[in-house]
RNA sequence: GGGCGGCUAGCUCAAUGGUUAGAGCAUCUGGUUUACAUCCAGAAGGUUGUAGGUUCGAAUCCCACGUCGCCCACCA
Numbered sequence: 001g002g003g004c005g006g007c008u009a010g011c012u013c014a015a016u017g018g019u020u021a022g023a024g025c026a027u028c029u030g031g032u033u034u035a036c037a038u039c040c041a042g043a044a045g046g047u048u049g050u051a052g053g054u055u056c057g058a059a060u061c062c063c064a065c066g067u068c069g070c071c072c073a074c075c076a
Stems, first nucleotide, its partner, number of pairs: 001072007010025004018056001027043005049065002052062002
């Protein structure tokens, strides 16, 4: 330098261009218990890596950039 893949909640991951972006674990509150754990109910937590574009509508499509990983090439 070239190619491919990843980036979404604290963590691991979903989501066919169309309802208010969800799940599990974790956290918090309440119930249960003498207490803890388990279990049950509920809550909070997101500028979907950044910026722009296309569209009535973008996590999703297009362009650029950043970052991580893998492969190839070049120089030494």
Molecule: transfer RNA
Organism: Candidatus Berkelbacteria bacterium